Predicted 3D model of a 73-nucleotide RNA (transfer RNA) from Emiliania huxleyi. A source record names the gene trnT-UGU. Its Rfam family is "tRNA". About the family: Transfer RNA (tRNA) molecules are approximately 80 nucleotides in length. By type it is a transfer RNA. Lineage of the source: Eukaryota > Haptista > Prymnesiophyceae > Isochrysidales > Emiliania. RNAcentral holds the sequence, with entries from ENA. RNAcentral records the identical sequence in 5 taxa.

Parts: sequence; C1' cells; structure tokens
RNA sequence: ACUUGGUUAGCUUAGUCGGUAAAGCGUUUGUUUUGUAAUCAAAAGAUCAGCGGUUCAAAUCCGCUACUAAGCU
Repeated sequence: ACUUGGUUAGCUUAGUCGGUAAAGCGUUUGUUUUGUAAUCAAAAGAUCAGCGGUUCAAAUCCGCUACUAAGCU
C1' cells in the first nucleotide's frame, strides 16, 4: 500500500426488509436484615466513532476520515 470485518449506556453484547434503541453485569434509591452480602422493586444512564450524502424517515443504505482486528504481497 491492498482486501475483509469491528466501533451502540461505565463494561460485555443484541438490534429482521430503513419506521423513533433492548438486555445482562455495574451504579443510585427503596425493600429486607441486629448489621453486611444476597433477594425483590424502581430509577438514572447511549442524539449508535466523526463528517457528509440518499430518503418523508438512517444505528441500519452510500462516500470519506479516525481507531482497532485479521489476511495478503
């Protein structure tokens, strides 16, 4: 330099044919306990790596850039 993937909540991952993003762990609050942990209930938390394009509508399609993994010479 070329080819093919990946980038979504603090972490690990889902997300169908484009139609307003979900779960587990964690965090916070409450419940419970003599107390802690565990259990149970609730809440907060991601404008989906960045910038553009297409579209009535983009995490999803297209282009470029950044980071990262693998392959090839």